[in-house]
């Protein structure tokens, strides 16, 4: 220089606006003798940190931290 950083974990999130979400995992049901599988339901986030812009910021701007890569 480039490019990510958002739930325990992998990632979505549009031009700035609805309550910030999915799948997994985990809890609880329901099937079953009994387990896996399925299927219904829930728990869970300072949006990496600090600022600024803005009626509004995960998304726009600035510094800084960490990790890939590249020169």
């Nucleotide at each position: 220089g480039a490019c990510g950083a958002u739930a325990g974990c992998u990632c979505a999130g549009u031009c700035g606006g609805u309550u910030a979400g999915a799948g997994c995992c985990c809890c609880c049901g329901a099937c079953u003798c009994a387990u896996a599988a399925u299927c219904g339901g829930g728990u869970a986030g300072u949006c990496g940190c600090c600022g600024g812009u803005u009626c509004a910021a995960g998304u726009c701007c600035g510094g800084c931290u960490c990790g890939u890569c590249c020169c």